[in-house]
RNA sequence: GAAGCCCGGACGCCGAAUCCCGCCACCGAGCUGAUCGAAACGAACGGAUCGAGGGCGGGAGCGGAGGACCCACAGGUCCUUCUGAGCAUCAGAUCCCCCUGAUGCUCUUGGGGUGAAGUCGCGCAAGCGACAGGGCGAUUCUCGCGUCCUAACCCGACAGCUAACUUCGUAGGCGUCCGAGGAAGAGCAC
Numbered sequence: 001g002a003a004g005c006c007c008g009g010a011c012g013c014c015g016a017a018u019c020c021c022g023c024c025a026c027c028g029a030g031c032u033g034a035u036c037g038a039a040a041c042g043a044a045c046g047g048a049u050c051g052a053g054g055g056c057g058g059g060a061g062c063g064g065a066g067g068a069c070c071c072a073c074a075g076g077u078c079c080u081u082c083u084g085a086g087c088a089u090c091a092g093a094u095c096c097c098c099c100u101g102a103u104g105c106u107c108u109u110g111g112g113g114u115g116a117a118g119u120c121g122c123g124c125a126a127g128c129g130a131c132a133g134g135g136c137g138a139u140u141c142u143c144g145c146g147u148c149c150u151a152a153c154c155c156g157a158c159a160g161c162u163a164a165c166u167u168c169g170u171a172g173g174c175g176u177c178c179g180a181g182g183a184a185g186a187g188c189a190c
Stems, first nucleotide, its partner, number of pairs: 011175004018060007027051003031047003035043002061170006071160001084107009110158001111155004118131005133149005139183006
């Protein structure tokens, strides 16, 4: 000196996940009131202000779900797949089993939702490949080149679109900087 690691700040990236207000408590900074004490750079207590984040509540913005008319679906033919499961209570029939209906609870293989995260092929599997899709390379657009991702979760037999209306979320995880052309904006100098 470089790389790496840790802490904090600024800036930036994926993502809807940002901003504002009120109250409460806690911490820090200096200011201030007053008590005990002979005093102490001693002890204990109160007030307002500023700063950082925390809890609760509200609002704006952003994102999602449900939900009419119309439209689509529904009807016909052919092919393929599917058309759930369990428990409890009540009612009908007929006392029981069985059956049928209603209600409630649990589950997930049918179906559906958020998301870029789908389809096909090979493979016992892990996984690999192709096409499609998404992000990044620090204003923005186009082209090129490079590189990375292509998950996870939820609803619970059920939902098309959808105005009014109803309702939910506002997390989490990270650290990049290549080329050409066009457009816009800013700064400095004259």
Record summary:
The prediction has a mean pLDDT of 76. The RNA shown here (c-di-AMP riboswitch aptamer (ydaO/yuaA leader)) has 190 nucleotides and comes from a Frankiaceae bacterium. The source organism's lineage runs through Bacteria, Bacillati, Actinomycetota, Actinomycetes and Frankiaceae. It matches the Rfam family "c-di-AMP riboswitch aptamer (ydaO/yuaA leader)". Rfam links the family to the GO terms cyclic-di-AMP binding and regulation of gene expression. From the family's description: This family represents a conserved RNA structure found upstream of the ydaO and yuaA genes in Bacillus subtilis and related genes in other bacteria. The sequence was found by an Rfam model in a public genome assembly.